[in-house]
RNA sequence: UAAAGCUAUGGGCAAACUCGGCUAAAGCCGGGGACGCAAAGCCGAGUGUCUAAGGUGUCUUAGGACACUAUGAUAGUCUGGCUGCUGAA
Numbered sequence: 001u002a003a004a005g006c007u008a009u010g011g012g013c014a015a016a017c018u019c020g021g022c023u024a025a026a027g028c029c030g031g032g033g034a035c036g037c038a039a040a041g042c043c044g045a046g047u048g049u050c051u052a053a054g055g056u057g058u059c060u061u062a063g064g065a066c067a068c069u070a071u072g073a074u075a076g077u078c079u080g081g082c083u084g085c086u087g088a089a
Base pairs, nucleotide, nucleotide: 004086005085012037013036017032018031019030020029021028022027035076041082042081043080045079046078048074049073050072054069055068056067057066058065059064
């Protein structure tokens, strides 16, 4: 330095659930909490997934209902990009 991720030190992050806040929703932020994680650090570019306020269409008893749609999300779905930890065998 690299493949690699076994052990250890220093540690780091934090699912479900819950409390408070934001949002149309999905979801996010903060406190508690730990299922897990060697990138569970960062980037929504591709892919998958979630949502459908607004928009479009159809129906309508004219109140609305349904379908489609991301410009909203998700990095703890996967791919890709950037950075980072360790140094045993």
The RNA shown here (c-di-GMP-I riboswitch aptamer) has 89 nucleotides and comes from a Clostridia bacterium. It was read from a public genome assembly, where an Rfam model found it. The coordinates come from a structure-prediction model, not an experiment, and the mean pLDDT is 82. Lineage of the source: Bacteria > Bacillati > Bacillota > Clostridia.